[in-house]
Context: one part of a larger RNA
RNA sequence: UGACGGGGGCCCGCACAAGCGGUGGAGCAUGUGGUUUAAUUCGAUGCAACGCGAAGAACCUUACCAGCCCUUGACAUCCUCGGAACUUACUAGAGAUAGUUUGGUGCCUUCGGGAACCGAGUGACAGGUGCUGCAUGGCUGUCGUCAGCUCGUGUCGUGAGAUGUUGGGUUAAGUCCCGUAACGAGCGCAACCCCUAUCCUUAGUUGCCAGCACGUAAUGGUGGGAACUCUAGGGAGACUGCCGGUGACAAACCGGAGGAAGGUGGGGAUGACGUCAAGUCAUCAUGGCCCUUAUGGGCUGGGCUACACACGUGCUACAAUGGUCGGUACAGAGGGUUGCCAACUCGCAAGAGGGAGCUAAUCCCAGAAAGCCGGUCGUAGUCCGGAUUGGAGUCUGCAACUCGACUCCAUGAAGUCGGAAUCGCUAGUAAUCGCGGAUCAGAAUGCCGCGGUGAAUACGUUCCCGGGCCUUGUACA
Numbered sequence: 001u002g003a004c005g006g007g008g009g010c011c012c013g014c015a016c017a018a019g020c021g022g023u024g025g026a027g028c029a030u031g032u033g034g035u036u037u038a039a040u041u042c043g044a045u046g047c048a049a050c051g052c053g054a055a056g057a058a059c060c061u062u063a064c065c066a067g068c069c070c071u072u073g074a075c076a077u078c079c080u081c082g083g084a085a086c087u088u089a090c091u092a093g094a095g096a097u098a099g100u101u102u103g104g105u106g107c108c109u110u111c112g113g114g115a116a117c118c119g120a121g122u123g124a125c126a127g128g129u130g131c132u133g134c135a136u137g138g139c140u141g142u143c144g145u146c147a148g149c150u151c152g153u154g155u156c157g158u159g160a161g162a163u164g165u166u167g168g169g170u171u172a173a174g175u176c177c178c179g180u181a182a183c184g185a186g187c188g189c190a191a192c193c194c195c196u197a198u199c200c201u202u203a204g205u206u207g208c209c210a211g212c213a214c215g216u217a218a219u220g221g222u223g224g225g226a227a228c229u230c231u232a233g234g235g236a237g238a239c240u241g242c243c244g245g246u247g248a249c250a251a252a253c254c255g256g257a258g259g260a261a262g263g264u265g266g267g268g269a270u271g272a273c274g275u276c277a278a279g280u281c282a283u284c285a286u287g288g289c290c291c292u293u294a295u296g297g298g299c300u301g302g303g304c305u306a307c308a309c310a311c312g313u314g315c316u317a318c319a320a321u322g323g324u325c326g327g328u329a330c331a332g333a334g335g336g337u338u339g340c341c342a343a344c345u346c347g348c349a350a351g352a353g354g355g356a357g358c359u360a361a362u363c364c365c366a367g368a369a370a371g372c373c374g375g376u377c378g379u380a381g382u383c384c385g386g387a388u389u390g391g392a393g394u395c396u397g398c399a400a401c402u403c404g405a406c407u408c409c410a411u412g413a414a415g416u417c418g419g420a421a422u423c424g425c426u427a428g429u430a431a432u433c434g435c436g437g438a439u440c441a442g443a444a445u446g447c448c449g450c451g452g453u454g455a456a457u458a459c460g461u462u463c464c465c466g467g468g469c470c471u472u473g474u475a476c477a
Stems, first nucleotide, its partner, number of pairs: 001477002003474003007471007015461002019425005026316008034307002042053002064302007073125001077124002079121005086103001089100004107114002127291002130289003136285002138280003141276001143274001148187006154163003167178003193268004198236007208225002212223003239262001242256005318418001322377007334365003339358002344353003384415001389410007431453007
């Protein structure tokens, strides 16, 4: 000087408390451990691994296993020889591959040849998701959006170092004020950026429709309008600016006015010096080491989907604030030409036929759901719950056996609110309800977004956890 203390003081944070809803019990989904296996590819492992890399494993992916094949190689550069490239069909084979075969003779040219491509050969070389993240770059997590981390000069100390950065107030903040052997400065904080809440203005198509007409069973459907909504450009607005009080006459705090909004209005992006030899050699790049007829490459099939069990994260429930049937209302944000797919017809349905429109404020996905109005069920393992299994189908795709999703009929398991323990959340939040998107042929209860309905509680900081500043002890560095 740090670090640590079941030392002290001050102060924060859904840290506790006060509340609301969960997890832990059940079934299923998914990830992991373990076990099994020819293989169940690899990585991630307290917080900060475990719906994580994977925004999507039937083949492919794929790195794993078995079998069958190749050896200058699937890919790059160079050299030699031959042939344009390309293409039709057949045979063998699980395919990779091998053999035969049809059409084709192009472009530039100094007529030597050249360019692209294909085949054969030689060697230089290619190739490696092989090892080392404890050799590395880059990227990322975490403490933590915590308020800290430092420097120059000066001063003090033999020195390590100290001072500044401590103190009195104050703040979300090393934020600001005052004091001060310090005076200044940098990286952080804040602001500048984006979205959102109010208003003005400009512009009105594909969006809008107040007033005036026309028309319809109905609809901005039509003429028209530019008011309103909205769209998207430009501006205004919030600054403790104003008033009162407290305070050291300061910084600031408390209350009030006006205002759409008030003291950082709400949300996002933004992550200082550093810590964990944290994570990643399997995104990529890269040193070293290793393989080179194989640790490289191709193919078929299998595996990553196994299952006594254990854990994490979720979904669905256990019901009446509910289930079910009928009627009826209101979003936002997205996506669409290898695409989204309307009307209409068929089918109980998944879906099929059909073909209009749309490169989209125009058309489509698209019915929002909870809600509201009625009927029914009457506390029952039930008209709750839907696992499991049998049968029949649909769709995608060369192909759904291992191993897809969905539909219908039948079946109807566990489950009556969950031990110890444990998690999230402070407001348009929790809870609850549906909708969309990425990936994607197909395959979400995951992920990323969107809106609808919409709470309860916070006395307080003694205690648990994490953190900041000052101080004290130390046999630790």